Context: one part of a larger RNA
Molecule: large-subunit ribosomal RNA, domain IV
Organism: Antrodiella citrinella
RNA sequence: AAGUUGUUAAGGAACUCGGCAAGUUCUCCUCAUAAGUUAGACGAUAAGAGGAACCCCCUAGAAUAUAUUAAGUUCCUAUUAAUAUAAAAUUUAGGUAGGUGGCACAUAAUCGGAAGCCCCGACUGUUUACUAAAAACACAAUUCAGAGCAAUGAUUUAAAUCAUAGUAUUCUGGAUGAAAUUUGCCCAAUGCCAUUAACAUAAGAAAGGUAAUAGGAAACUGUUACUGAUCGAAAGUCUGGUUAAUAGCGGUCUUAACUAUGAGGAUCCAAAGGUAGCAUAAUAGAUUGGCCAUUAAAUGUGGUCUGGAAUCAAUAGUGUAACGAUGGCUUCACUGUCUCUACAACUUGCUCA
Repeated sequence: AAGUUGUUAAGGAACUCGGCAAGUUCUCCUCAUAAGUUAGACGAUAAGAGGAACCCCCUAGAAUAUAUUAAGUUCCUAUUAAUAUAAAAUUUAGGUAGGUGGCACAUAAUCGGAAGCCCCGACUGUUUACUAAAAACACAAUUCAGAGCAAUGAUUUAAAUCAUAGUAUUCUGGAUGAAAUUUGCCCAAUGCCAUUAACAUAAGAAAGGUAAUAGGAAACUGUUACUGAUCGAAAGUCUGGUUAAUAGCGGUCUUAACUAUGAGGAUCCAAAGGUAGCAUAAUAGAUUGGCCAUUAAAUGUGGUCUGGAAUCAAUAGUGUAACGAUGGCUUCACUGUCUCUACAACUUGCUCA
């Protein structure tokens, strides 16, 4: 000097990004126990209050002896259970009053600090083995699509296997994510599903034409090359449907007897023009928004307002008991975190001897 472990008057978070760390609490018994709530062995060990050592006294039980009854046994005995009586010692439990000792009586070890508000996620669970445990994943549940079994789907050249020794209350795939309450408008675009007439086609088929060539006296026939009317599938075009499919959900002008606001009116565009809700939010910036509460003092937190021109409804919206080594704020208790240090023990290193 560093580390580890303790103790520090008075104060008690003034420390700090933040009570990080440390400390408080911790056992058993008696009482008492709020708001909220999905009514639950929920919240709850809520919170909070009191008691606890030893001696004496009383009561009860256990144990011992005797008697009675019942079971047991062919009967008696042994054994078991219950009841009554008796009293010396020992032990346990409970109770009232009194007494005794210690600084301290659940004397050690072990052993929840508590409460209130808000966000997110319902919950128990899972996760980045070696910097992230969470609001991420999963979940029960809700919903959509596909699949009639030689199923849709997965692996695969094939065979075969899984799905399944199952059969639509099943299996596969997608989304949301308990329960509660809701889930608005839009099918124009993209996707998917369905429909059928027509259009124009691919490969292919092909009457015919031109040229060359073989045969032939000729007519004509065959072959090759270049063409070629016409026929010709799916998909597409077309017509409908579908949003808990991918997505999307407006401008301008004007208007009420001061002003302001704009219920209303006009007009343009669009498939439809953001509904119910919530809102300075985990929600760009403006923003440390305005007001109220909390504080001596508040970029904090809670409540409220709100136009958020970039909120918004299973990319779920809103609220929510219980739960959380989650995140934010506050109070009580507690304390060397701090005002402000000091001391002690042990370990290690260094300096000197």